[in-house]
RNA sequence: AGAGUUCGAUCCUAGCUUAGGAUGAACACUGGCGGCAUGCUUAACACAUGCAAGUCAGACCAGAAGUGGUUUUUCUAGUGGCGGACAGAUGAGUAACGUGUAAGAACUUGCCCUUAGGAGGGGAAUAGUUGCUGGAAAAGGGUGCUAAUACCCCGUAGGCUGAGGAGCAAAAGGAAGAAUCCACCCGAGGAGGGCUCGCAUCUGAUUAGCUAGUUGGUGAGGCAAUAGCUUACCACUGCGAUGAUCAGUAGCUAAUCCGAUCGGAUAAUCAGCCACACUGGGACUGAGAUACGACCCAGAAUCCUGCAGGAGGUAGCAAUAGGGAAUUUUCAGCAAAGGGAGAAAGCCAAACGAAGCAAUUCCCCAUAGAGUUAGAAGGCCCAUGGGUCAUGAACUUCUUUUCCUGGAGAAGAAACAAUGAUGGCAUCUAGGGAUAAGCAUUGUCUAACUCUGUGCCAGCAGCCACGAUAAGAUAGAGAAUGCAAGCGUUAUCCAAAAUGAUUGGGCGUAGAGCAUCGUUAGGUGGCUUUUUAAGUCCGCUGUCAAAUCCCAAGGCUCCCCCCUGGACAAGCGGUGGAAACUACCAAGUCGGAGUACGAUAGGGGCAGAAGGAAUUUGUGGUGGAGUGGUGAAAUGCGUAGAGAUCAAAAAGAACACCAACGGUGAAAGCACUUUGCUGGGCUGACACUGACACUGAGAGAUGAAAGCUAGGGGAGCGAAUGGGAUUUGAUAUCCCAGUAGUCCUAGCUGUAAAUGAUGGAUAUCAGGUGCUGUGAAUGUAGACUGGUGCAAUGCUGUAGCUAACGCGUUAUGUAUCCCGCCUGGGGAGAACGUUCAUAAGAAUGAAACUCAAUGGAAUUGACAGGGGCCCGCACAAGUGGUGGAGCAUGUGGUUUAAUUUGAUGCAAAGCAAAGAACCUUACUGGGGGCUGGCAUGCCGUUAAUCCUCUUGAAAAAGAUGGGUGCCUUCGGGAAAGCGGACACAGGGGGUGCAUGGCUAUCGUCAGCUUGUGCCAUAAGGUGUUGGGUUAAGUCCCGCAACGAGCGCAACCCUAGUGUUUAGUUGCCAACGUUGAGUUUGGACCCUGAACAAACUACCAGUGAUAAGGCGAUGCCCCUUAUGCCCAAGGUGGCACAUGUACAACAAUGGCCGGGACAAAGGGUUGCGAUCUCACGAGGGUGAGCUAACCCUAAAAACUCGUCCUACGUUUGGAUUGCAGGCUGCAACUCGCUUGCAUGAAGCCAGAAUCGCUAGUAAUGCCCUAUUUGCCAUACAGUGGUGAAUUCAUUCCUGGGCCUGGUAUACACCUCCUGUCACACCAUGGGAGCUGGCCAUUCCUAAAGGCUUGACCUUAACCGGAAGGAGGGGGAUGUUGAAGGUAGGGUUAGUGAAUGGAGUGAAGUCAUAACCAAGGACCUGCACUAGAAGGUGCAGUUG
Repeated sequence: AGAGUUCGAUCCUAGCUUAGGAUGAACACUGGCGGCAUGCUUAACACAUGCAAGUCAGACCAGAAGUGGUUUUUCUAGUGGCGGACAGAUGAGUAACGUGUAAGAACUUGCCCUUAGGAGGGGAAUAGUUGCUGGAAAAGGGUGCUAAUACCCCGUAGGCUGAGGAGCAAAAGGAAGAAUCCACCCGAGGAGGGCUCGCAUCUGAUUAGCUAGUUGGUGAGGCAAUAGCUUACCACUGCGAUGAUCAGUAGCUAAUCCGAUCGGAUAAUCAGCCACACUGGGACUGAGAUACGACCCAGAAUCCUGCAGGAGGUAGCAAUAGGGAAUUUUCAGCAAAGGGAGAAAGCCAAACGAAGCAAUUCCCCAUAGAGUUAGAAGGCCCAUGGGUCAUGAACUUCUUUUCCUGGAGAAGAAACAAUGAUGGCAUCUAGGGAUAAGCAUUGUCUAACUCUGUGCCAGCAGCCACGAUAAGAUAGAGAAUGCAAGCGUUAUCCAAAAUGAUUGGGCGUAGAGCAUCGUUAGGUGGCUUUUUAAGUCCGCUGUCAAAUCCCAAGGCUCCCCCCUGGACAAGCGGUGGAAACUACCAAGUCGGAGUACGAUAGGGGCAGAAGGAAUUUGUGGUGGAGUGGUGAAAUGCGUAGAGAUCAAAAAGAACACCAACGGUGAAAGCACUUUGCUGGGCUGACACUGACACUGAGAGAUGAAAGCUAGGGGAGCGAAUGGGAUUUGAUAUCCCAGUAGUCCUAGCUGUAAAUGAUGGAUAUCAGGUGCUGUGAAUGUAGACUGGUGCAAUGCUGUAGCUAACGCGUUAUGUAUCCCGCCUGGGGAGAACGUUCAUAAGAAUGAAACUCAAUGGAAUUGACAGGGGCCCGCACAAGUGGUGGAGCAUGUGGUUUAAUUUGAUGCAAAGCAAAGAACCUUACUGGGGGCUGGCAUGCCGUUAAUCCUCUUGAAAAAGAUGGGUGCCUUCGGGAAAGCGGACACAGGGGGUGCAUGGCUAUCGUCAGCUUGUGCCAUAAGGUGUUGGGUUAAGUCCCGCAACGAGCGCAACCCUAGUGUUUAGUUGCCAACGUUGAGUUUGGACCCUGAACAAACUACCAGUGAUAAGGCGAUGCCCCUUAUGCCCAAGGUGGCACAUGUACAACAAUGGCCGGGACAAAGGGUUGCGAUCUCACGAGGGUGAGCUAACCCUAAAAACUCGUCCUACGUUUGGAUUGCAGGCUGCAACUCGCUUGCAUGAAGCCAGAAUCGCUAGUAAUGCCCUAUUUGCCAUACAGUGGUGAAUUCAUUCCUGGGCCUGGUAUACACCUCCUGUCACACCAUGGGAGCUGGCCAUUCCUAAAGGCUUGACCUUAACCGGAAGGAGGGGGAUGUUGAAGGUAGGGUUAGUGAAUGGAGUGAAGUCAUAACCAAGGACCUGCACUAGAAGGUGCAGUUG
């Protein structure tokens, strides 16, 4: 310090996730030691049991124990004193003067310290106890006696009140031989406590008004003290947008964790403060309490009971139940230090000091170190060579931190001595000799990889994502990596997150500028000179508890830890200075702003008047059949006279041309002409005021269209609605009608893509070029033009900015000020609440839940019922077909024991198959055998080959005969056969979606790339685009490009042309023959070779289509079978559908006869002449030929001649019968062929569709390979005869280049919207129902305080007595918790049926949106419709 994740790729925006640290933690697995810490975060839930506050006999009465005696000692109920208000626990409540910090005045203070003074004289009781009584207990009630440091009176002092007089009003003793000590009373000073106040202290405005003792005053009361603290009267205040009130949540702080810092989160332990003590209320005592281990009352729950009545409060320490993911022992001691009472000794003390439990945290240490050896066994992987675990186990020697055993043994103890719970602990020492490693991870982030199993299953997962038969992501194994007595997970906080931005973000298009404007509060504010010193700055000072953090020393062996000292320090307070800046005071100034004055432009606004064109309507005339409307039609109008045309008339609405990127207004908006009233701007001059300014929450004003209310008006247009078309449908588009509305007046509504998607103001920073308004100067006779100032409005563009697009003096640049707004997408601008509105609705505006993205700009492709350019038998122009019939063949379907399999738009279908009777053959049924027909290895045996017979359909099984080989070192060996066991063979079994290679198609289309340079943040671009040209990215020109590669072309082969050369078996001139080319020659033809040339065909790169198959190959599967052998059947089956061919329907023909002309092939298992037999297929014979020689071989269309004559025929030949031939082991299923006979459909073919541009189409013939033969009409070749047409590129189809669009990238066979149906989840309203909380009204009213005090009662004092003062009880009044009552507010749960929302591999209906998405989309409003949606009005261009 970053990283992953949106995309085909890129940049940006933005969220989600992650690496770090931390914790009072918990859980999984594991676990050696020690030290220091920490340990109910949940039920402030309930609590058995024990303990946690006593002490004083030197205050007092008395009792008891003990003692040989004397003096004593010890224990104790009770009275009395002091302490139980500290220490300890908890965090429920509390948003508060509670806390923190800094100040203040009207108070109080037991014990302690210092200090002034004092304690004189009297008196009456009482507890205990005795006896009586009564109760279960707890607790009592009378009677008699008694003491005090208990209580009372008088006197006196200081003190208090008061001007004075006067009044009120204290005390106690104990111990001691004594000095004296401890107590008591009244005063004055230190350290606590009470009170007041400034500042700080969470969230919500969907909480905006709150307040009645409330705010203030006077009188009275009350308190330690101030005070509405309380009360009577008077006034009507007081608080609040700087957030009152209300609601929710919460103890606050020093500090702790994180963070570079600002800061964010937290409030365990330790320390300070507060609050509380079962819940609520209350006082008493006291220095102090409204009292955790005290009291009274009420309530809840619990316990005891003899049922009359009573008892207690662990949020003290242990412990228990319960809750919970989760938190310890019913231990020991006062030795230390602190505390209580005491004169002290001693006592008390679950505070405290220590131990126990827990890896809960942090820190240290160990589990071994060193030397020697074979690179051990074993595991895993493997290319079978090896590698790795392994810089190393076992074994051997030495050492010993821990561990075990024994011995020694502190400090902590402080005033002479005594006193140690922890604890025989720490530590030291001797001996023994090995007791101690796990957890997580290994796709990326993130260090670390292979094998096996599994097969979208099981599972994993923090995000992205992994898993569908070769998983580095699951599970196991091996190996590796990380940390280590721990490790990983979960939870929470901070950081990363500049993801709430003060430091330090943004708002044109990503989320975000209010529709616009003038203003209030507030914020901010020209120049010059004074004053003050609030802000600001500086010095000194008080405080900011200790602990903590930091620094430096020191002590535990080090460390954690402990201890000593120092330092930093914000903040707040006091005080003294400074005066630049802000502010304040005062004076001035003219530059900002404004006023007056002079011109000027304008659809600026309001009201009135008048106008013409057009439309419609009605009237009248002319006229006579249609009109209107559309893509095409129809509804509609029209012989009752339309439409057309003419005339005069009526009505309402809107104002052509001018008109402009022109004007004006704050915006919305504003346009015929004219009149009146009126707002603002700009400019000129520089007279006046003198900062008067800018912005602006709230509040206010204006605010298109639609809509609403009331009244008018209504020509045209026109939501809704009706009709006609279109359509599968058409609630639309199109057409004919048409209501509200559109118009006016008066109101309401308050929204728009109200947009420049750009808030306002000021300053500042290059230019160029238009246009509007206006001024001055120059110039001129007067003008124009030109240059120039101010203001408005456009375009282009530099710097700069921006993610890019773009903006660019009219900023989206550079700065300042103020306001508004944003913080992932969806849910949702929806719900609830509130305000406004007649309504429609508007404004404000969440959450649950869900996703890992949603988005912006730009790039490259692809696409379009986008555009431009271009090409192709693509269309057109022609020609011949297919589709109809018959047959051949392939396919589908169906059938079957099997009809083996593959191929399925172009790019499957006369395809694999250049040839299924057996074989082929993979299929079916049947018969056989099992290391196999074939390969290698082992053992045994035999030479091997061969002959014959039996059974059988054959395979095969059995039997028989013959034979004894080759090499040799004489041991044996080689080859072959047979038998046997195991490794294995074998597979036309699966997977072409695991692959190689090959192939088809786009397409012979002209494209596809690269180096360097340049441009861009980048993806990418440029080059390759542009202007021409070409069959062509072919070539030329231009150009930030310059070169290059693969393609194009060319090189090669064949054919056509020519030249040269060479001639055998070819050719033909001579010659010659009955015939035969045996002979000569090389001009032509032909052939071979070479060359030339202007043509044609062939030959082809990249990528895509998971296209297609297959011999190689991976993996999987079978192994007495999915392998091997055999004979037979099937692949040929047949209602039908379809593809490709053949041959036809005839006269441009058919039949018969005569005659002529090719090329390219093939031939010894062969081609086969000749002769002969047969009607013929063919049979017999067998010359020649291993081929330019011989054979196949006849070429056919053609031509000449004859017959047929418009007919299903002398067309056509299917089908069938009979008789033959050939091949072959075999011709039935299932071959070809011959002869005779038979003689079907078919008379040119619907929608649709295919080929072809010249030696082409069309037409006619020949030939090979494959085969024993052939289902070949196929396929592949050869040559013969030989056309028509192309105006043109509008359209169809395919392709190429350029370009604008895109919500597509699996790329339009894309993407995507809504209803309906199903499942699940959360949620709104809801008749209601059930709780909680909060005030308010009224009733009842405990304890207690206060008031009153006439009733009852009473030791001290007064009084001679009566009686009084004072006290107690009861009672009255008031207040008062709990309880009850009533109507509310608020909040939570639940609720029949119901509303929408979200999510969900393959549901239904449509196709709204995205390419001009096939009717451009979108916004607001209104109406309407199954649904997306449609239409109308106004607006935006995104």